The prediction has a mean pLDDT of 84. Predicted 3D model of a 536-nucleotide part of an RNA (small-subunit ribosomal RNA, 5' domain) from a wastewater metagenome. Its Rfam family is "Bacterial small subunit ribosomal RNA". Its family is annotated with structural constituent of ribosome and ribosome in the Gene Ontology. The RNAcentral record of the full RNA draws on SILVA.
[in-house]
Context: one part of a larger RNA
RNA sequence: GAUUGAACGCUGGCGGCGUGCCUAACACAUGCAAGUCGAACGUGAAAGUUCCUUCGGGAGCGAGUAAAGUGGCGCACGGGUGAGUAACACGUGGAUAAUCUACCGGGAAGUUGGGGAUAACGACUGGAAACGGUCGCUAAUACCGAAUACGCUGUUCUAUUUGUUUAGGACAGGAAAGGAGGCCUCUGCAUAUGCGUCCGCUAUUCGAUGAGUCCGCGUCCCAUGAGCUAGUUGGCGGGGUAAAGGCCCACCAAGGCGACGAUGGGUAGCUGGUCUGAGAGGAUGAUCAGCCACACUGGGACUGGAACACGGCCCAGACUCCUACGGGAGGCAGCAGUGGGGAAUAUUGCGCAAUGGGCGAAAGCCUGACGCAGCGACGCCGCGUGAGGGAUGAAGGUCCUCGGAUCGUAAACCUCUGUCAGAAGGGAAGAAGUUGCACUGUGCUAAUCAGCGGUGCAUUGACGGUACCUUCAAAGGAAGCACCGGCUAACUCCGUGCCAGCAGCCGCGGUAAUACGGAGGGUGCGAGCGUUAAUC
Numbered sequence: 001g002a003u004u005g006a007a008c009g010c011u012g013g014c015g016g017c018g019u020g021c022c023u024a025a026c027a028c029a030u031g032c033a034a035g036u037c038g039a040a041c042g043u044g045a046a047a048g049u050u051c052c053u054u055c056g057g058g059a060g061c062g063a064g065u066a067a068a069g070u071g072g073c074g075c076a077c078g079g080g081u082g083a084g085u086a087a088c089a090c091g092u093g094g095a096u097a098a099u100c101u102a103c104c105g106g107g108a109a110g111u112u113g114g115g116g117a118u119a120a121c122g123a124c125u126g127g128a129a130a131c132g133g134u135c136g137c138u139a140a141u142a143c144c145g146a147a148u149a150c151g152c153u154g155u156u157c158u159a160u161u162u163g164u165u166u167a168g169g170a171c172a173g174g175a176a177a178g179g180a181g182g183c184c185u186c187u188g189c190a191u192a193u194g195c196g197u198c199c200g201c202u203a204u205u206c207g208a209u210g211a212g213u214c215c216g217c218g219u220c221c222c223a224u225g226a227g228c229u230a231g232u233u234g235g236c237g238g239g240g241u242a243a244a245g246g247c248c249c250a251c252c253a254a255g256g257c258g259a260c261g262a263u264g265g266g267u268a269g270c271u272g273g274u275c276u277g278a279g280a281g282g283a284u285g286a287u288c289a290g291c292c293a294c295a296c297u298g299g300g301a302c303u304g305g306a307a308c309a310c311g312g313c314c315c316a317g318a319c320u321c322c323u324a325c326g327g328g329a330g331g332c333a334g335c336a337g338u339g340g341g342g343a344a345u346a347u348u349g350c351g352c353a354a355u356g357g358g359c360g361a362a363a364g365c366c367u368g369a370c371g372c373a374g375c376g377a378c379g380c381c382g383c384g385u386g387a388g389g390g391a392u393g394a395a396g397g398u399c400c401u402c403g404g405a406u407c408g409u410a411a412a413c414c415u416c417u418g419u420c421a422g423a424a425g426g427g428a429a430g431a432a433g434u435u436g437c438a439c440u441g442u443g444c445u446a447a448u449c450a451g452c453g454g455u456g457c458a459u460u461g462a463c464g465g466u467a468c469c470u471u472c473a474a475a476g477g478a479a480g481c482a483c484c485g486g487c488u489a490a491c492u493c494c495g496u497g498c499c500a501g502c503a504g505c506c507g508c509g510g511u512a513a514u515a516c517g518g519a520g521g522g523u524g525c526g527a528g529c530g531u532u533a534a535u536c
Stems, first nucleotide, its partner, number of pairs: 001536004006532005013383006019376002021341001026339003030336003035073003040070002043067001048061005080294003090218007099211002104207004109202003112146001114144002121136006152173008178199003182195002220266003227257003232254004237249003269291004273284004296317005319330004347373001349372003355369001356367004386416004396407004420477001422472005430463001435458008480525005485506003491520005501508002
C1' cells in the first nucleotide's frame, strides 16, 4: 500500500447492488418448512336451509362435498451444517469384458381367464393417555395361483473369439390391471362382450440421466514419532453383493509395509475460486458453484430403482416434558424466533405473481426452495449538504515587534437553481401461460368425438400505488473524523514542570515543550474517519 463475513471509538443525509453466529455440531417455548391423486378403490358426515309430522321424528338440498381409510407416486430432491475425515475424501486422467439405473425418449410384442383376504365401517371391550384387543361385513391399478411368452433368465451342445465374445440348437423357468371420454360402420342382428382415442400395466431392447466400484498422479506439520502388521500378505474352495475383491468364512503357505518416511501424534472438510503480488510465490476456502461427510450420542436393519434415510422405524445412552406411577412423548447443523456463549452477526414479515420442484389427464393443491419486503454505513458504487456576485477586508476569535497579520469572499447582503428528503397527481415493465367463450385448420378412424394447432375477447402481480414522470413549496432538513518533532502533508500561543501524560520506531516531559492538555490556525480523507485484529 492492498484486502476483510470484521469488531471497537467518535460521527452519520439519501439511494442501488451485495452481504450478515467466524464463538457453544450448546439447549430449545411457539408457528410454519412434503405432500398429492376421486380419471385406482370401498365408505361417507355435519352446520345451515326447505317440506312433512302422531311433535318422538322423518324426507329433500347441502353432497357423493368435508373427513378418515386402502392403493399409487413423491418423501434418497430441494434446504442446513463442517462435527468427523490426512482418506481413492477431494482434484485430475483413466478402467468397468466386475455393475445397477424409478420417472423420461425411440423400437418391437403382449394386456387371457380365475381365486382368497383385509383396512375403512359396525358391535363389544381395555387404557389416565399414547395406543389398542375380539367378533362381523366389503372394494381395488392391494395380494395370490393358472394360461401364454419371444428377443429375457439358467443349464447344456456345436461352431467361433486372445477373451466370460458372437451365431445357432435343445431342455427348464419366469408377466400383466385397469381407468376416463366417445361411436354404431362393415354384412343381418346388436348397444356390448365390438370398434376407436387418451392415460396406464407386463416382458424385452437401445438411448438418455444418475449412481456404485477400481486404478495412475497430486494433496499440511512433528523424526524430541523408526520400526509396523495375524485376516496380517498371498493361494485354493465357498458365502455375500447390482458388482471385482480377506468384504466374510474354512483350509494351506509365510508373507506384506517402511528413511522415496511406514507406524504413531497433532491439525484440517476438498476443489473451482478468493486476497495479495510485476510474476514466481505466499495466505485462504464466508457468500456463489461442484464433490464429500453428518443430522441429540452410539449401533442396527426395514421399505425402496436408489437410504442404512435431517422433519421414517427399532435398540441402548444422556437430557427435557406429560402421567391416574402402570406407562408414554421429543430431537431447529430447515425458516423465523428464545436462552446461553461471545468483541460480534438480522424479522416469530409478505407471496406462490415469476423461476424451479412434487403429485395430478387437467383445473389445481403443496412448496420458510425461491421471489420480495424489514433491520445493520458491514462492504462496494452513485448523489447531496447549494451556485454566481459580494471588501467598509464588518463584528468577533487568535497572534502581535502594537504598525499590523490571519480566520476571509468566509459571513452579512444581492441574484439564481431545485438533485435528495417533504407534499400532491399520474403510474409501469416484470405476464409467458392457464381456463372459459366464439371462429377456424389439422387429424386417427368405418365414422364421430377426443387429441394437436391458430386467431379474437375475457381472466392471473407478493413486491406496490413501488420504480418512473409531472407539479408545488423551499437554501430551507443534511459534516464529521484523524493528524500537524522526524519517518509524513501540516505551527503558533497558553497551561503543566521527568508531574500529569504521549508513543508504530527513533524518542518527548526536570520553567519559554511545533512531541503532554487546551485554544487559534493548518494538513489529509470525507458520510465517513481513526484504532485494534488478521493476510500478502